This is a predicted structure of a 72-nucleotide RNA (transfer RNA) from Candidatus Levybacteria bacterium GW2011_GWA1_37_16. It matches the Rfam family "tRNA". By type it is a transfer RNA. From the family's description: Transfer RNA (tRNA) molecules are approximately 80 nucleotides in length.

RNA sequence: GUGGGCGUAGCUCAACGGUAGAGCAUCAGUUUGUGGUACUGACGGUUGCGGGUUCGAAUCCCGUCGCUCACC
Numbered sequence: 001g002u003g004g005g006c007g008u009a010g011c012u013c014a015a016c017g018g019u020a021g022a023g024c025a026u027c028a029g030u031u032u033g034u035g036g037u038a039c040u041g042a043c044g045g046u047u048g049c050g051g052g053u054u055c056g057a058a059u060c061c062c063g064u065c066g067c068u069c070a071c072c
């Protein structure tokens, strides 16, 4: 340089174009003599960034940035 894949909560990952969720973590509560385990609840998101299409975009299209794979 060319062509692909990935980017979503603190972490690991979901999500037919129609209210963005789960597990772990964190916090609070219940349980326990304390802690741990278990259970319940809460908190946490400019879906990398900028545009476009659409009544409606994490999802489709374009550009761009980062990581990664293959080729050269």
Stems, first nucleotide, its partner, number of pairs: 001071007010024004018055001026042005048064005
Its mean pLDDT, the model's own confidence on a scale to 100, is 82. The sequence was found in a public genome assembly. Lineage of the source: Bacteria > Bacteria candidate phyla > Candidatus Levyibacteriota.